[in-house]
Molecule: transfer RNA
Organism: Candidatus Portnoyibacteriota bacterium
RNA sequence: GGGUCCUUAGUUCAAUGGGAGAACACACGACUGAAGCUCGUGACGUGGGGGUUCGAUUCCCCCAGGACCCA
Numbered sequence: 001g002g003g004u005c006c007u008u009a010g011u012u013c014a015a016u017g018g019g020a021g022a023a024c025a026c027a028c029g030a031c032u033g034a035a036g037c038u039c040g041u042g043a044c045g046u047g048g049g050g051g052u053u054c055g056a057u058u059c060c061c062c063c064a065g066g067a068c069c070c071a
Stems, first nucleotide, its partner, number of pairs: 001070007010024004018054001026042005047063005
C1' cells in the first nucleotide's frame, strides 16, 4: 500500500428496511434486627459525517478505531 471482517446500554451480546431488546452490573422499593438471596420498579443507546428511501442498527460512500490476511 491492497483486501476481508468488526464498532449497538457500564460489560458481554441480539435485532437482515417499520414497536431498539436480553443477561449481568447500577439506583430505588418490598423482605430482614442488619446485610445477602429473592421479588418488583427505574435510568442508561446504534463510533463520526453524508447519501438512498415514505421510513435506516440494517443498504451505499467517506472518515476514525480495532482484528486478521496478502505484498